Predicted 3D model of a 550-nucleotide part of an RNA (large-subunit ribosomal RNA, domain I) from a bacterium.

Context: one part of a larger RNA
RNA sequence: GGCAUACGGAGAAUGCAUUGGCACAAGAAGGCGAUGAAGGACGCGGCAAGCUGCGAUAAGCUUCGGGAAGGCGCUAACGGCCGUUAAUCCGAAGAUUUCCGAAUGGGGCAACCCGUUACCGGUAAUACGGUAUCAUCUCUUGCUGAAUUCAUAGGCAAGAAGAAGCAAACCCGGGGAACUGAAAUAUCUAAGUACCUGGUGGAAUAUAAAUCAAAAGAGAUUUCCCAAGUAGUGACGAGCGAACGGGAAAAAGCCCAAACCAGGCCGACUUGUCGGCUUGGGGUUGUAGGACCCUUGUAGUGAUCUGUGAGUAGGUAAGUGAAGUUGUCUGGAAAGCAACGCCAUAGUGGGUGAUAGCCCCGUAACCUAAACCGAAAACAGCAUGUGGGUAUCCUGAGUAGUGCGGGACACGUGAAAUCCUGUGCGAAACUGGGAGGACCAUCUUCCAAGGCUAAAUACUCUCUUGUGACCGAUAGAGGAUAGUACCGCGAGGGAAAUGUGAAAAGAACCCUUAUAAAGGGAGUGAAAUAGAACCUGAAACCGUAUGCCU
Numbered sequence: 001g002g003c004a005u006a007c008g009g010a011g012a013a014u015g016c017a018u019u020g021g022c023a024c025a026a027g028a029a030g031g032c033g034a035u036g037a038a039g040g041a042c043g044c045g046g047c048a049a050g051c052u053g054c055g056a057u058a059a060g061c062u063u064c065g066g067g068a069a070g071g072c073g074c075u076a077a078c079g080g081c082c083g084u085u086a087a088u089c090c091g092a093a094g095a096u097u098u099c100c101g102a103a104u105g106g107g108g109c110a111a112c113c114c115g116u117u118a119c120c121g122g123u124a125a126u127a128c129g130g131u132a133u134c135a136u137c138u139c140u141u142g143c144u145g146a147a148u149u150c151a152u153a154g155g156c157a158a159g160a161a162g163a164a165g166c167a168a169a170c171c172c173g174g175g176g177a178a179c180u181g182a183a184a185u186a187u188c189u190a191a192g193u194a195c196c197u198g199g200u201g202g203a204a205u206a207u208a209a210a211u212c213a214a215a216a217g218a219g220a221u222u223u224c225c226c227a228a229g230u231a232g233u234g235a236c237g238a239g240c241g242a243a244c245g246g247g248a249a250a251a252a253g254c255c256c257a258a259a260c261c262a263g264g265c266c267g268a269c270u271u272g273u274c275g276g277c278u279u280g281g282g283g284u285u286g287u288a289g290g291a292c293c294c295u296u297g298u299a300g301u302g303a304u305c306u307g308u309g310a311g312u313a314g315g316u317a318a319g320u321g322a323a324g325u326u327g328u329c330u331g332g333a334a335a336g337c338a339a340c341g342c343c344a345u346a347g348u349g350g351g352u353g354a355u356a357g358c359c360c361c362g363u364a365a366c367c368u369a370a371a372c373c374g375a376a377a378a379c380a381g382c383a384u385g386u387g388g389g390u391a392u393c394c395u396g397a398g399u400a401g402u403g404c405g406g407g408a409c410a411c412g413u414g415a416a417a418u419c420c421u422g423u424g425c426g427a428a429a430c431u432g433g434g435a436g437g438a439c440c441a442u443c444u445u446c447c448a449a450g451g452c453u454a455a456a457u458a459c460u461c462u463c464u465u466g467u468g469a470c471c472g473a474u475a476g477a478g479g480a481u482a483g484u485a486c487c488g489c490g491a492g493g494g495a496a497a498u499g500u501g502a503a504a505a506g507a508a509c510c511c512u513u514a515u516a517a518a519g520g521g522a523g524u525g526a527a528a529u530a531g532a533a534c535c536u537g538a539a540a541c542c543g544u545a546u547g548c549c550u
Base pairs, nucleotide, nucleotide: 001549002548003547004546005545006544007543008542009541015535016499017498020471021470022468023467024466025465026464027463028462029460030459031166032165039100040099041098042055043054044053046078050074051073061094062093063092064091065090066089070082071081072080105114106113107112115134117132118131119130120129121128136163137162138161139159140158141157142156143155144154170201171199172198173197174196175195181188185235211218212217222249223248224247225246226245232240233239253452254451255450256396260281261280262279263278264277265276266275267274268273269272286430288395289394290393291392292389293388294387300384301383302382305381306380307379308378314373315372316371319366320365324340325339326338327337329336341358342357343347349361350360351359401425402424403423404422405421406420407419408418411437432447433446434445435444436443486493487492506534509521510520511519512518
């Protein structure tokens, strides 16, 4: 020095555990904010650094309800208190709620500085202190009022009138990439994606045929399954990619404009007509309908409104809640084992010194609210509304269409219909007009140029309950609490770190030492090679002892 065996050190893998996560399901909620939000700063405890809670009334104050013996948060000790005159705790409603922050009296380097006006306190008077008040824009009302006579612009004031800012995704508009793919690349793709921006809602958008279809018919929209990776489109490359029709979910239809009638105001002139504006009635469609004339207040319909339902159901605390003992078994400990029972609308789950239906908390079932929040179906009111005739009037115009330029449609300009529109032209008027994928005819079908509309659908910052062939500390969230420590001027980046024991019973006392650290005894404990650097404790690595080899 090597090998082997035994015993250790060091190390922290493995196993086991779980306080924390992940993904879903059902239900709730889908907003908060000038009555000052979200988010913060600074404070508040007898002692108090952090977290939590709270706000100068500061780990809290008041009322109401629940609840019942203990409490003064995490957090022990010390020191002191509170509580059957019902505390602590749970729920509901209030009060208080510094400063910053949209931040809004003015300013400002957020949490600071400096004011106006009114009232109160205070002073001999100032000073000083307190409470309230004062931003901007929009709207409404009133006052005032230029160039410029009337007027208007502008100015001023008032108004418990509105806005602003924040928030995870979903949704609808306005803008809108590139990497990439095409094995290069330019059309194309990625993609109308990411991103920026405006806006609404609990959903949003869309929606009641100028739709489809095809000789038969359907009958608003939305979503899903099929049709179908089909028809198409495409440097016919890469790719992109329908519809008709069928089956489901859910179903709901309506209101204006106009003609016509009546009232009011203004204007014109032919002085009783016309025109314009406005209010009310009327009216709302394609087999055309309506006005107009005749007739009738009848069939039916109703999502909105009012009332009833109903301050009900339900929600936000709670309450009652069955049934087991024995053993001289094992063990530190019984829930294990053995024996004999019992409950069960309760054998989900958790805890208890090992594995408990019957020990504890619960669970099934039943039941409850002073206070606050709070439906729906259904019914009623009420609203709306019938039938016939005629062919005089009305039925959405810079619109439809079209040239040019773009965009959207699965469709890249193509034979390119259809939809949108920047620009130029520019109809018809029911004997009318659009569409049926160039275009024309026939035929069929629908009625644009105004508007509203629940449900089926999308999402989850958040709350409640529950589930898992989800993770188990290099996993699962970045985070077993941390956006902390730390890094960066900043935007931003971003960790590590769980486990004594059933119970601290956390080692009195003695010894060595330096009154240290550490250790040896003693003691506790089932165990201390469970001793706080604490469950288990692998390997690399380092030793001690013994044996063998060199």
It matches the Rfam family "Bacterial large subunit ribosomal RNA". Its family is annotated with ribosome and structural constituent of ribosome in the Gene Ontology. RNAcentral holds the full RNA, with entries from ENA. Its mean pLDDT, the model's own confidence on a scale to 100, is 83.